[in-house]
């Protein structure tokens, strides 16, 4: 000097569904299904996840197959399309130069 995996800091991106009761609430999957406000279009905050090595998330999708009380619940679609970054911070394979010893 430094690829690179991981971590850290800052910044940013994202989703919040289905069913039952309906008085409080309860159940399913998941990392996450939350709270407040609302002019009902959305907005803010928290947690969680993700940030180009990009399946976090969106479109295709009022899709196809399976399964369920029901639902992107599972798989396909998907070597499809899109999609949000910086740090002479930590670690660091490896490499160059100088010096010393032999």
């Nucleotide at each position: 000097a430094g690829a690179g995996a991981u971590c850290c800091c800052u910044u940013g991106g994202g989703g919040u569904g289905c069913c039952c009761g309906c008085u409080g609430g309860g159940g399913c999957u998941g990392a996450g299904a939350g709270g407040c406000g609302u002019u009902c279009g959305c907005g803010c905050c928290a947690a969680c996840c993700c940030a180009u090595c990009g399946a976090a998330c969106c479109u295709g999708c009022u899709c196809c197959g399976g399964g369920u009380c029901a639902u992107g619940c599972c798989g396909g679609c998907g070597a499809a399309g899109g999609g949000a970054a910086g740090g002479c911070g930590a670690c660091g394979a490896u490499g160059a130069g100088c010096g010393a010893a032999u």

This is a predicted structure of a 102-nucleotide RNA (TPP riboswitch aptamer (THI element)) from Salinarimonas soli. Its mean pLDDT, the model's own confidence on a scale to 100, is 77.